[in-house]
The RNA shown here (Bacterial RNase P class A) has 380 nucleotides and comes from a bacterium. Rfam family: Bacterial RNase P class A. Rfam describes the family as follows. Ribonuclease P (RNase P) is a ubiquitous endoribonuclease, found in archaea, bacteria and eukarya as well as chloroplasts and mitochondria. It is annotated as a ribozyme. The coordinates come from a structure-prediction model, not an experiment, and the mean pLDDT is 77. It was read from a public genome assembly, where an Rfam model found it.
């Protein structure tokens, strides 16, 4: 220069005026995002349960190790695969059992013969003969010359049925089951013998662990578990902020039933027997929760590959409730366009909007910047 790979970061227009909205402790205060999304995972906070017992369900997660308040989230490692790399990806068990494997394709899981290779030879065809029989020229005054076609006998080529045969090729994501490489076998082939490889065990060393080296040994069953299932952990359970609570205001002290206890049976225990147990019926108004402090930023030191931790300073006021953050105008600013070195002109979006709070993940979406790496190439 190419092409490629791993990240990381910043801004999603600033100042000021004017007017308008919400909050307010009343002041020259405060007012929307990186994802406030999605509601897909932790968790705070709140009620309520019988956080008794069997048994059965039922979620969730899966290779070590650590971080975290907890995660399906975050770092750091192991193997396996794809990549020349830089890196990506992916992780319990398919030798318990059931299921599914689309399209090609003969055949897809104790199957299968398409092509091809072997055996096999009806049967067809070519040559060769001093063979044999027909026949057909030719000679029989000179003397010697063809040709067909049947059969036999030898050489050779092509082949039909019928069989074998998974070593070859072909389809395919995948082909009979661990690949390669020698060897002996065989019509061909395959079981079979050795070596070394992968799985598997068993020991020994290393390691904190997946694991990995090494040394023995016995065998060889496709793939898919995010179908079902096995197996290991682990988990009180149910509702959510419309949660709960104060108060007001309203309405039916109206009517059911013998059962009711927050997966399901079943045993106890509790609570009822007239009770907010259920149906009905009334309100849906106002405070609280609810926001200045919280598992919070920032900055520095420290420990620690790292995620993260501790520990100093600073520093942080949106709380609406049918739901407030808006417009206008002036000056930067940025981008584009014309001029031409000054200055006019146009723009300034796109995704999207706070509703108890965080921590993550995933998802949209716009315009730039920067670092490290690999690999080819061409020049000092």
């Nucleotide at each position: 220069c190419g092409a490629g790979g791993a990240g990381g970061g910043a801004a999603a227009u600033g100042g000021g005026g004017a007017u308008g909205c919400c909050c307010u402790a009343a002041g020259u205060g405060g007012g929307a995002g990186g994802a406030a999304a999605g509601u897909c995972c932790g968790g705070g906070c709140u009620u309520c349960c019988a956080c008794g017992a069997g048994c059965c369900a039922g979620c969730a997660c899966g290779c070590c190790c650590c971080g975290u308040a907890a995660c399906a989230c975050g770092g750091g490692g192991g193997c396996u695969c794809c990549g020349u790399a830089a890196g990506g990806a992916g992780c319990g068990g398919a030798a318990a059992g059931c299921g599914c494997c689309a399209c090609a394709g003969a055949g897809a899981c104790a199957a299968u013969a398409c092509c091809g290779c072997c055996u096999g030879g009806a049967g067809g065809u070519u040559c060769c003969g001093a063979g044999c029989g027909c026949g057909c020229g030719c000679c029989c005054g000179a003397u010697u010359u063809u040709u067909g076609c049947g059969c036999c006998g030898g050489a050779g080529c092509c082949g039909a049925a019928a069989g074998g045969u998974a070593a070859g090729g072909g389809u395919g994501a995948a082909a009979a089951g661990u690949g390669a490489g020698g060897g002996a076998g065989u019509a061909a082939g395959a079981c079979c013998c050795c070596u070394c490889u992968c799985c598997c065990c068993u020991g020994c060393u290393g390691g904190a662990g997946a694991c990995a080296g090494c040394a023995g040994g016995a065998g060889g069953u496709g793939g898919c578990a995010a179908g079902c299932c096995c197996u290991g952990u682990g988990c009180g359970g149910a509702a959510g902020c419309a949660a709960g609570g104060u108060c007001a205001a309203g309405c039916a002290g109206g009517g059911g039933u013998a059962g009711g206890g927050u997966g399901g049976c079943u045993c106890u225990c509790c609570c009822a027997u007239a009770a907010c147990c259920c149906c009905g019926g009334g309100u849906g108004g106002a405070c609280c929760g609810c926001g200045a402090g919280g598992a919070c930023c920032u900055u520095c030191a420290g420990g620690g590959c790292a995620a993260c931790c501790u520990g100093a300073a600073g520093g942080c006021a949106a709380g609406a409730u049918a739901a407030a953050u808006g417009u206008c105008c002036c000056c930067g600013c940025c981008c584009g366009a014309g001029u031409u070195c000054c200055c006019u002109c146009g723009g300034g979006a796109a995704c999207a909007g706070a509703a108890c709070c965080c921590g993550g993940c995933u998802u949209a979406u716009u315009u730039c910047c920067c670092u490290c790496c690999u690999c080819g190439g061409u020049c000092u």